[in-house]
Context: one part of a larger RNA
RNA sequence: ACUAGUUAAGGGAAUUCAGCAACAUUGGCCCUGUACCUUCGGUAUAAGGGGUCCCUACUUUAGUGUAUGUAUAUAUGCUUUUGUAGGGCUUGGUGACAAAGGUAGUCCGACUGUUUAACAAAAACAUAACCGACUGCAAGCCAGUAAUAGUGUGUAUAGUCGGUGACGUCUGCCCAGUGCCUGUACUUAAAACUCCUUUUCAAGGGAGCUAAGAGCUGGUAAACGGCGGGGGUAACUAUAACUCUCUUAAGGUAGCGAAAUGCCUUGCCGUUUGAUUGACGGCCUGCAUGAAUGGCGUAACGAGAUUACCGCUGUCCCUAACUAGUACCCU
Numbered sequence: 001a002c003u004a005g006u007u008a009a010g011g012g013a014a015u016u017c018a019g020c021a022a023c024a025u026u027g028g029c030c031c032u033g034u035a036c037c038u039u040c041g042g043u044a045u046a047a048g049g050g051g052u053c054c055c056u057a058c059u060u061u062a063g064u065g066u067a068u069g070u071a072u073a074u075a076u077g078c079u080u081u082u083g084u085a086g087g088g089c090u091u092g093g094u095g096a097c098a099a100a101g102g103u104a105g106u107c108c109g110a111c112u113g114u115u116u117a118a119c120a121a122a123a124a125c126a127u128a129a130c131c132g133a134c135u136g137c138a139a140g141c142c143a144g145u146a147a148u149a150g151u152g153u154g155u156a157u158a159g160u161c162g163g164u165g166a167c168g169u170c171u172g173c174c175c176a177g178u179g180c181c182u183g184u185a186c187u188u189a190a191a192a193c194u195c196c197u198u199u200u201c202a203a204g205g206g207a208g209c210u211a212a213g214a215g216c217u218g219g220u221a222a223a224c225g226g227c228g229g230g231g232g233u234a235a236c237u238a239u240a241a242c243u244c245u246c247u248u249a250a251g252g253u254a255g256c257g258a259a260a261u262g263c264c265u266u267g268c269c270g271u272u273u274g275a276u277u278g279a280c281g282g283c284c285u286g287c288a289u290g291a292a293u294g295g296c297g298u299a300a301c302g303a304g305a306u307u308a309c310c311g312c313u314g315u316c317c318c319u320a321a322c323u324a325g326u327a328c329c330c331u
Base pairs, nucleotide, nucleotide: 001326002325003324004323005322006321007320008319010317011316014315019312028052029051030050031049032048037042039166053088054087055086056085057084058083062079063078064077065076066075067074068073089093101310102309103308104307105306106305107304108302109301113125114124129164130163131162132161133160134159135158140151141150143148167297168296169295170294172227173226174225177224178223179220180219181218183216186215187214188213193208194207195206196205197204228246229245230244231243232242255289256286267283268282269281270280271279272278
C1' cells in the first nucleotide's frame, strides 16, 4: 500500500450519474390500530403505538395425589396454564443466534411463470382471454422418393397455422398498390392429340383443340399496409364554427400527447428545491401519436425504469484506530 473485516464524536447524502456500497436502520411473537385506491378478493405485517427478563401475591385452565363417616362436597400438596397488581436490576429483557427499512408519484408489462449454461432476467418470451385462416376424416397440418408413420384409440366444444395479449372501455376511414379468395359465355396460352402440307417416308412447316396460370369480374384490412396541400372569412386583436380550390384508394375518427415516441428544446405555465437540463400536473405549435403492427385506462403483482419524502447511516465533511492476510522494505 492493497485484500477481507470491525468500530467511530459532531453533522447526516453535503458524496455520487444514481443512497452505489454498508444486516447502518427495521426485524420474531403478543396486544392495539390501520388510509387512499379497489376487479370487494385485496391493498395489509399498510402506516403508527405499546409489551417481551427475574421475584412475590392474587387469579384462570388442565391433570393428579392425600385427608375428612355428611363425599356431585370441603381442605390441602405437586405439575401445567391465563390474566392483573406490586417489587427488583440495567441505556438496553425475541439482550447471543435467528429475524421486513418504510411511504408517495409516474412509465412499462396484467398476474405466477420462462430466457442469452460462462458479461444482458428485462419493458423481451410465454400466459389465460380475444380474433382470423385451413380442415367433414381415406380431412387439414406434418415426416418420407415411396410403402408407411405422427397429430389420433382424436372428429369442428376437435386438430393445425397466424396475430393481439388479464380485466374495463373501445377498435374509425381506405380494396387504388401487394397478397389471398370467388367467378368466368370471352381473350391469351405448351406439349400431346386431330387435320392439312413439302409427289411417297423421315425430319420440318401450317391450322385446330386445350389445363393450370395470366388477362377480365367481384370480395377481403383483428390480410401486408395506407390514412393530403393551398387561399379567404366573425363588429378590437387573435382565432376560424363557415367557405373556395387542387388532389387521393381514403385523407388520422375516438382517445392520448415535449411521451420508452417532440428535432427546434433546458418548449410554455404551475407544484416540488435556497437553487432542478430532473420529477409530477396541465397546455397542444404531434420534426415524425393513434386504435388487435391494437388505442386509452387500470386494483394486484415486479431482484424492471425513474422522481420525491421519512428513518438510517464512514457515501461524504475528514479521516482515524484495530483484527486477519498478501505484496514490499530492513535484518